[in-house]
RNA sequence: UCUUAUCGAGAGGGGUAGAGGGACCGGCCCUGAGAAGCCCGGCAACCGGUCGGCUAAUGCUGACGAGGUGCCAAGUCCGUCGAGUUCAAUGAGCUUGAGAGAUGAGA
Numbered sequence: 001u002c003u004u005a006u007c008g009a010g011a012g013g014g015g016u017a018g019a020g021g022g023a024c025c026g027g028c029c030c031u032g033a034g035a036a037g038c039c040c041g042g043c044a045a046c047c048g049g050u051c052g053g054c055u056a057a058u059g060c061u062g063a064c065g066a067g068g069u070g071c072c073a074a075g076u077c078c079g080u081c082g083a084g085u086u087c088a089a090u091g092a093g094c095u096u097g098a099g100a101g102a103u104g105a106g107a
Base pairs, nucleotide, nucleotide: 001107002106003105004104005103006102007101012040014039015038016037020030021029022028025079026078027077041072042071043070046068047067049064050063051062052061053060054059076100080098081097082096083095084094085093086092087091
């Protein structure tokens, strides 16, 4: 970089550290009543594993959670573009698709 699946749920009154953080930009937020990072703890079940169920088979599926990742403020915090739709309509809302992004798996 490409393909594909998922993104409305879930997770700490801990230790350390000491000013930033929420991808970018804009907004709006979080933060010395302590940000990031690191350690510990936890969540989840994508990959792998173990034990089951279904199937002629590819395969589908349930439980577990010691492995590999991931994650632990706010919907992916909100936004942009297209289509549809509602209203008390220079606007606001809802649904859906695309775009952008994140994570897993594969190439």

This is a predicted structure of a 107-nucleotide RNA (SAM riboswitch aptamer (S box leader)) from a marine eukaryotic metagenome. It matches the Rfam family "SAM riboswitch aptamer (S box leader)". Its family is annotated with regulation of gene expression in the Gene Ontology. From the family's description: The SAM riboswitch is found upstream of a number of genes which code for proteins involved in methionine or cysteine biosynthesis in Gram-positive bacteria. Of the family's consensus pairs, 97% are formed in the model. The coordinates come from a structure-prediction model, not an experiment, and the mean pLDDT is 81.